[in-house]
Molecule: Glycine riboswitch aptamer
Organism: gamma proteobacterium symbiont of Bathyaustriella thionipta
């Protein structure tokens, strides 16, 4: 100095499910909150078993389960990722 990898940050792409019913409260209204109901959905987190994997160990392991949180018009979040940027690490 490059590439691959990992964290970070900005950015752009980003599904799935009731504009659900009742009660209070803010608000001129629209509507928003926050509680109780019934239905749902998984890609924030969490937790389970497993292909595998490993020094064979009570270990590590999903986009599989579970749905405890979280969601279920927009917004906003949102695994995963594309670009740029820093940093670590690895090899010359």
């Nucleotide at each position: 100095c490059a590439u691959a990898u990992c964290u970070g940050u900005a950015u752009g792409g980003g599904a799935g499910a009731g504009a659900a019913u009742g009660a209070u409260u803010g608000u001129c209204a629209g509507c928003a909150a926050u509680c109780a109901u019934c239905a749902c959905c998984g890609a924030a987190g969490g937790c389970g078993c497993a292909a595998c994997u490993c020094a064979c160990c009570c270990g590590g392991a999903a986009a599989c389960g579970c749905u405890c949180a979280g969601g279920u018009u927009u917004c906003a979040g949102a695994a995963c990722u594309g670009u740029a940027c820093a940093g670590a690490c690895c090899c010359a």